Predicted 3D model of a 74-nucleotide RNA (c-di-GMP-I riboswitch aptamer).
RNA sequence: UUUGCCUCAAGGCAAACUAUGGGAAACCAUAGGGCGCAAAGCUACAGGGGCUUCACUGCCAGCCAGCUGCCAAA
Numbered sequence: 001u002u003u004g005c006c007u008c009a010a011g012g013c014a015a016a017c018u019a020u021g022g023g024a025a026a027c028c029a030u031a032g033g034g035c036g037c038a039a040a041g042c043u044a045c046a047g048g049g050g051c052u053u054c055a056c057u058g059c060c061a062g063c064c065a066g067c068u069g070c071c072a073a074a
Base pairs, nucleotide, nucleotide: 001074002073003072004071012037013036017032018031019030020029021028022027035062041067042066043065047064048063049060050059051058
């Protein structure tokens, strides 16, 4: 640097839904839950896209993208 996830190890995250709370909303937090994920880690006009708003008002990284990282093999 490339490839990969039971073919090895350590593990990690947590969809829908439910309860409580926040918010105008999208959505967010906590607890439960587990659909799934080799980056489901980070980045939100310092790329695109989508959602929301009277508002360029805000939101989504588990849409694409960028950056970084564990292990194994070459």